[in-house]
Large-subunit ribosomal RNA, domain II from Jenufa perforata, 688 nucleotides, folded computationally. The prediction has a mean pLDDT of 83. The organism belongs to Jenufa, within Eukaryota. RNAcentral holds the full RNA, with entries from ENA and SILVA. It is recorded under the gene name rrl. Its Rfam family is "Bacterial large subunit ribosomal RNA". Gene Ontology terms of the family: structural constituent of ribosome and ribosome.
Context: one part of a larger RNA
RNA sequence: GCCGGCGACUUAUAGGAAGUGGCUGGGUUAAAGAGUUGAAUCUGGAGCCCAAGCGAAAGCGAGUCUGAAUAGGGCUAAAAAUUAAGUCACUUCUUAUGGACCCGAACCCGGGUGAUCUCACCAUGACCAGGAUGAAACUUGGGUCACACUAAGAGGAGGUCCGAACCGACCGAUGUUGAAAAAUCGGCGGAUGAGUUGUGGUGAGCGGAGAAAUUCCAAUCGAACUCGGAGCUAGCUGGUUCUCCCCGAAAUGCGUUGAGGCGCAGCGGCCACGAAAAAAGAGCUGUCUAGUGGUAAAGCACUGUUUAGACGCGGGCUGCGAAAGCGGUACCAAGUCUUGGCAAACUCAGAAUACUAGGCAUAGCUUUCCGUGAGCCAGUGAGACGGUGGGGGAUAAGCUUCAUCGUCAAGAGGGAAACAGCCCAGAUCACCAGCUAAGGUCCCAAAAUGGCCGCUAAGUGGAAAAGGAUGUGAGAAUGCGGAAACAACCAGGAGGUUUGCUUAGAAGCAGCAACUCCUUUAAAGAGUGCGUAAUAGCUCACUGGUCAAGCGUUGUUGCGCCGAUAAUGCCCGGGACUAAGCGGCCUGCCGAAGCUGUGAGAUUAUAAAAAUCGGUAGGGGAGCGUUCUGCUUAGGGUGAAGCUUCUAUGUCAGUAGAGGUGGACAAAGCAGAAGUGAGAAUGUCGGC
Numbered sequence: 001g002c003c004g005g006c007g008a009c010u011u012a013u014a015g016g017a018a019g020u021g022g023c024u025g026g027g028u029u030a031a032a033g034a035g036u037u038g039a040a041u042c043u044g045g046a047g048c049c050c051a052a053g054c055g056a057a058a059g060c061g062a063g064u065c066u067g068a069a070u071a072g073g074g075c076u077a078a079a080a081a082u083u084a085a086g087u088c089a090c091u092u093c094u095u096a097u098g099g100a101c102c103c104g105a106a107c108c109c110g111g112g113u114g115a116u117c118u119c120a121c122c123a124u125g126a127c128c129a130g131g132a133u134g135a136a137a138c139u140u141g142g143g144u145c146a147c148a149c150u151a152a153g154a155g156g157a158g159g160u161c162c163g164a165a166c167c168g169a170c171c172g173a174u175g176u177u178g179a180a181a182a183a184u185c186g187g188c189g190g191a192u193g194a195g196u197u198g199u200g201g202u203g204a205g206c207g208g209a210g211a212a213a214u215u216c217c218a219a220u221c222g223a224a225c226u227c228g229g230a231g232c233u234a235g236c237u238g239g240u241u242c243u244c245c246c247c248g249a250a251a252u253g254c255g256u257u258g259a260g261g262c263g264c265a266g267c268g269g270c271c272a273c274g275a276a277a278a279a280a281g282a283g284c285u286g287u288c289u290a291g292u293g294g295u296a297a298a299g300c301a302c303u304g305u306u307u308a309g310a311c312g313c314g315g316g317c318u319g320c321g322a323a324a325g326c327g328g329u330a331c332c333a334a335g336u337c338u339u340g341g342c343a344a345a346c347u348c349a350g351a352a353u354a355c356u357a358g359g360c361a362u363a364g365c366u367u368u369c370c371g372u373g374a375g376c377c378a379g380u381g382a383g384a385c386g387g388u389g390g391g392g393g394a395u396a397a398g399c400u401u402c403a404u405c406g407u408c409a410a411g412a413g414g415g416a417a418a419c420a421g422c423c424c425a426g427a428u429c430a431c432c433a434g435c436u437a438a439g440g441u442c443c444c445a446a447a448a449u450g451g452c453c454g455c456u457a458a459g460u461g462g463a464a465a466a467g468g469a470u471g472u473g474a475g476a477a478u479g480c481g482g483a484a485a486c487a488a489c490c491a492g493g494a495g496g497u498u499u500g501c502u503u504a505g506a507a508g509c510a511g512c513a514a515c516u517c518c519u520u521u522a523a524a525g526a527g528u529g530c531g532u533a534a535u536a537g538c539u540c541a542c543u544g545g546u547c548a549a550g551c552g553u554u555g556u557u558g559c560g561c562c563g564a565u566a567a568u569g570c571c572c573g574g575g576a577c578u579a580a581g582c583g584g585c586c587u588g589c590c591g592a593a594g595c596u597g598u599g600a601g602a603u604u605a606u607a608a609a610a611a612u613c614g615g616u617a618g619g620g621g622a623g624c625g626u627u628c629u630g631c632u633u634a635g636g637g638u639g640a641a642g643c644u645u646c647u648a649u650g651u652c653a654g655u656a657g658a659g660g661u662g663g664a665c666a667a668a669g670c671a672g673a674a675g676u677g678a679g680a681a682u683g684u685c686g687g688c
Base pairs, nucleotide, nucleotide: 001688002687003686004685005684006683011098012097013096014095015094016093017092018091019090020089021088022087023086026049027048028047032043033042034041053060054059063075064074065073066072101239102238104236108229109228110227111226112225113224119203120202121201122200123199124198125197126196127195128193130162131161132160133158138153139152140151141150142149166190167189168188170187171186172185173184174183205221207217208216209215214223242623243622244621245620246619247618252265253264254263255262256261266380267379268377269376270375271373272372273371274370281369282366283365284364285361286360287359288358289357290356291355298347299346303343304342305341306340308338309337310336311335314332315331316329317328318327319326320325383408384407385406386405387404388403389402390401391400392399413424414423415422428600429599430598431597433596434595435594439590440589441588442575443574444573448587450586451585452584453583454582455581461577467562468561471559472558473557474556476554477553478552479551480550488546489545490544491543492542494519495518496517499513500512501511525540529538530537601613602612603611604610624677626674627673628672629671630670631669632668633667635665642661643660644659645658646657647656648655649654
């Protein structure tokens, strides 16, 4: 891992609700006793519920409480009516208390067992090859008055040195499902000492030991192990077993030592009652009327903010003056006027929607969707994306947080190549029938290589900005033009003068100034650019000629171009396409589980018709099967159950039959009772 077996909502008591049954001339017994194999049954009325309520209570009582009240008000009878009643059991659902659907802690507490591992200590033993160094005391010689001192000898000290055994464990490699739950190999440290080691003993968990590391106390240590409390508890994770039918959510608000939990409300299911057939209700569409409001846009009347101008309180600076004061001012500036703006916390005014109520539309359309209930049973309280309106953020995020609508969640089908949340559309079942939606119609690949009018030349289409450009189409305004424009070519483009100043120089062309002049002219600037040291030289403006019909400028707009640089080759799904691209108009067709057709089933409701039947959490309903028990019926050695291979049948769980095998039990109907259904739990046991 697979296969097979086992494996999870039970049970007791009490409360609530619904259903069924008994009695209702109220219902019912409990303990106990009698009785029985065990039950049943009998005795037992204590007690409980109901028959009357109100008040905190005393209490009063069809009333009572409050109150001074005969008032008012609260609660509750009675009266009336066809329904007009309770109680005791059983069944189901649910709640509470118990292990309470099952498995699962880490912990906490109590009693014991451990120092054969390891730590420290105690007692008693054992062990340390060889080599080196050479302390003190000592001896002899020298030396001294004597010591001191000195040399040699001898001596053999040391947590001394080198290095085996022994003890350790600094480095590397191997090993890492190992040879080994800590080793091997090669190096390494200590090796007469705070050394190593044998045997015996002592110290115990709220503890011991510790040259101290949260280190050790039997491969276990921030508190050992074992048994017990114990099925601890787990707002947490995982798992929870047959079928069909109907309905069908939530991811929100408030509160919470609350935030992944819970309570109440919201939203779901079920039930009862009410209303109901040309109808009241509810929902929807169109339209009208009335009402509410302060958003969008807008505006500046308020609150603030703000552009420019005019007048200008007051102030600054400044002139004159001894001062008072009188002047000036391109300074600041209250306020007023004119002008132009801004605002979530501004509004003189003010929409569209939305909301509330009502009318009309054949008596609008749909059809039970409606209302009531301290009723019963839930789940949910992590939401996601998209559109719109906002806040936060950077007018970032597949970001975050609100409002509102949609989809997904819980929704399959078609489209978007693929693609929960986008577009179309809501799957009861069957069909080798038809029509459409979105989207498509050259091939892959169903359907037009359809029609008409334009645009694009960039493979734009089939990714992107500021910005740039004689790309090209449409349309507008304006200027020049047969008295010859625009472009091109030929020719001229002069003189005063090198204007003046400046400067080494400044001559049209470094710079400064100007009242930038005058003359000759068809025309020619005290000069548009290049150039020189300065001149020179080339050129332009301007003019004449040649030529001959359109030529410039500025807005608007359609489609294109550049801008365009990222790591495997990729931004049409591909092939390919000049339309099979883009815009407009038109007609077909394809295309879904949509709609229709034909047949079938179910639900609601039933006379028929009609409508409905996606579905997670969840609610409700109806069934299948397993084991055992009771009653009834009918089987079995002329072959039961089981196993196996087929056949038939039912909407499903399933059921029935035949053959083989097997060799002794076992089925159906009606009831009852449950150890009652497995694919998942790092489930558990067995097999392979």